[in-house]
């Protein structure tokens, strides 16, 4: 120097689903299904959580199996194709390059 495993700051990206109820609410999975507005069936703010090129955080599904009251619930396609960066700190490997023996 460059690689690699973390951590810190700052920027930034993400989703926010199903069912049940008269209302309140409640039930599944999940790291996260949350509050508000407002010209309303979307659209923006904001808080937690998660990811940030060492990228499966999340997107792109009228796909194929399993299941389950439902549901990207769980798996396959899929090492598909997309997808947001800069600095520091420290371990460790490797290459240069300088001195000395």
């Nucleotide at each position: 120097u460059a690689g690699u495993a973390a951590u810190g700051c700052u920027g930034g990206g993400g989703g926010u689903g199903c069912c049940c109820u008269u209302g309140g609410g409640g039930g599944c999975u999940g790291a996260g299904a949350g509050g508000g507005a407002c010209u309303g069936u979307g659209u923006c703010c904001u808080a937690a959580c998660c990811c940030u090129u060492u990228g499966a955080a999340c997107c792109u599904g009228u796909u194929u199996g399993g299941g389950u009251a439902a549901u990207g619930c769980c798996a396959a396609c899929g090492u598909a194709g997309g997808g947001a960066a800069g600095c520091a700190u420290u371990g460790u490997u490797u290459u240069c390059u300088g001195g000395u023996g």
Molecule: TPP riboswitch aptamer (THI element)
Organism: Desulforadius tongensis